[in-house]
Context: one part of a larger RNA
RNA sequence: UUGGGCGUAAAGGGUGCGUAGGCGGCCGUUUAAGUCUUUGGUGUAAGUGCAGUGCUUAACGCUGUGAUGCUAAAGAAACUGGGCGGCUUGAGUGUGGUAGAGGCAAGUGGAAUUCCAUGUGUAGCGGUAAAAUGCGUAAAUAUAUGGAGGAACACCAGUGGCGAAGGCGGCUUGCUGGGCCACAACUGACGCUGAGGCACGAAAGCGUGGGGAGCAAACAGGAUUAGAUACCCUGGUAGUCCACGCCGUAAACGAUGAGUACUAAGUGUUGGAGGAAUUCAGUGCUGUAGUUAACGCAAUAAGUACUCCGCCUGAGUAGUACGUACGCAAGUAUGAAACUC
Numbered sequence: 001u002u003g004g005g006c007g008u009a010a011a012g013g014g015u016g017c018g019u020a021g022g023c024g025g026c027c028g029u030u031u032a033a034g035u036c037u038u039u040g041g042u043g044u045a046a047g048u049g050c051a052g053u054g055c056u057u058a059a060c061g062c063u064g065u066g067a068u069g070c071u072a073a074a075g076a077a078a079c080u081g082g083g084c085g086g087c088u089u090g091a092g093u094g095u096g097g098u099a100g101a102g103g104c105a106a107g108u109g110g111a112a113u114u115c116c117a118u119g120u121g122u123a124g125c126g127g128u129a130a131a132a133u134g135c136g137u138a139a140a141u142a143u144a145u146g147g148a149g150g151a152a153c154a155c156c157a158g159u160g161g162c163g164a165a166g167g168c169g170g171c172u173u174g175c176u177g178g179g180c181c182a183c184a185a186c187u188g189a190c191g192c193u194g195a196g197g198c199a200c201g202a203a204a205g206c207g208u209g210g211g212g213a214g215c216a217a218a219c220a221g222g223a224u225u226a227g228a229u230a231c232c233c234u235g236g237u238a239g240u241c242c243a244c245g246c247c248g249u250a251a252a253c254g255a256u257g258a259g260u261a262c263u264a265a266g267u268g269u270u271g272g273a274g275g276a277a278u279u280c281a282g283u284g285c286u287g288u289a290g291u292u293a294a295c296g297c298a299a300u301a302a303g304u305a306c307u308c309c310g311c312c313u314g315a316g317u318a319g320u321a322c323g324u325a326c327g328c329a330a331g332u333a334u335g336a337a338a339c340u341c
Base pairs, nucleotide, nucleotide: 003313004312005311006310007295008294012309014200015199016198017197021193022192023191025087026086027085028084029083030082031081033080034079035076036075037074038073039072040071041070042069049065050064051063052062053061054060090190091187092186093185094183095182096181097180098179102176103175104174105173106172107171108170109153114148115147116146117145118144119143120142124135125134161168162167205246206245207244208243209242210241214240215239219235220234221233222232257308258307259306260305261304262303265286266285267284268283269282270281271280272279273278290297291296314341315340316339323334324333325332326331
């Protein structure tokens, strides 16, 4: 709890779909719920507000009047709401194009690492600041040929593209979502937001079953050091990969919720339309007005307004305790107080 705020000071929900609710385009007509006007009733007295008056003043007292509220009747019809009819600019559909690492599945390719086999070849290799652990005469490293297996896709590659976000990158095929542009044929406000709810949601982690090349928490050893539970080195298991099921969190960031309208310019880039001027949709930079505590933001606003949602209210205690819900667990969500300053 009025208000003031939420890029960096506390504060935008991780993201979408959507229920209730809130809000909602243009024209005509009607209604009279909201709204406004008039009148009546009620609103005990005291008190409070206003005007006056009496105690010398004040406090105090007295007189008059008013106030919000409830209710009845009559009236107004601009605005909001309700009913009816219409419209096309919002929204959607259609037709024709178009770009893309958007998603899912199957197949497939080459480079590289590792391992195995064989040939050549011989004493070293590896590693570091320097070393050592380690590997190697049971033939390593190097080199050549063949094979196995897993994972990731150099160059192209770009403040390039796509996606609601998380995210998405070799190639081919199949299935599939969304966008943009042009036309203006169709529907005729069908819209915006969205408490609950539902769905999606990196990495790590968990369950079951596979897989395991490289990398690598834990762990072991070697160094360094006063010590070294580290940084460096040699190894190395979970994991990383696949299928199915959980988890539901991140600096889930643009630390910036969604929608609509309006407000100088200049310049790069991506996609479309146009012969062009130009224009539409994205994505960057610079910058005016304006804004900001400053930094900065500046048509992709943090400017000017409106609608709806979420959130903040000194620091610590504490994202803790308790309760509840969810979870196999890890934990997650919700979320205090005493006390201290």